[in-house]
RNA sequence: CGCCGUUCUCAGGGCGGGGUGAAAGUCCCUACCGGCGGUAUGCGAUUUCGAUUGCGAGCCCGCGAGCGCCUUCCUUGGAAGGGUCAGCAGAUCAGGUGAGAUGCCUGAGCCGACGGUCAUAGUCCGGAUGAAAGAGAACGCGC
Numbered sequence: 001c002g003c004c005g006u007u008c009u010c011a012g013g014g015c016g017g018g019g020u021g022a023a024a025g026u027c028c029c030u031a032c033c034g035g036c037g038g039u040a041u042g043c044g045a046u047u048u049c050g051a052u053u054g055c056g057a058g059c060c061c062g063c064g065a066g067c068g069c070c071u072u073c074c075u076u077g078g079a080a081g082g083g084u085c086a087g088c089a090g091a092u093c094a095g096g097u098g099a100g101a102u103g104c105c106u107g108a109g110c111c112g113a114c115g116g117u118c119a120u121a122g123u124c125c126g127g128a129u130g131a132a133a134g135a136g137a138a139c140g141c142g143c
Base pairs, nucleotide, nucleotide: 001142002141004140005139006138007137008136009135010134016030017029018028019027031123032122033112034111035063036062037061038060042055043054044053045052046051058110059109066088067087068085069082070081071080072079073078074077092108093107094106095105096104114126115125116124
């Protein structure tokens, strides 16, 4: 160093205030939050000035859990398995700078699984003390 193996660890945040109402953390006004990898004109650190290195996008490209679907089993409802398979799986523009920006700066916007609920949920409760994108460590193997 790696198209490699085994094991272990880690791996999601958020309703404060006001209004209506019998009832709302669910509606209305306002507030608040932003997983993982990639990309990099931003911000640093080191420097032998060659370079090395940390961080850097919710809405650019992908991924993840979830719903669905498929298979098997049992008694209508569940359980186990598959893991993207029919399908769902969100959302950004304007101006500025510049060789180059949907990433920087300024401004204005937008988005958020499923089930539950005296009332419609990104923020409450639940599956979930789960799973997992992935990150790291140890040992081994190979070069």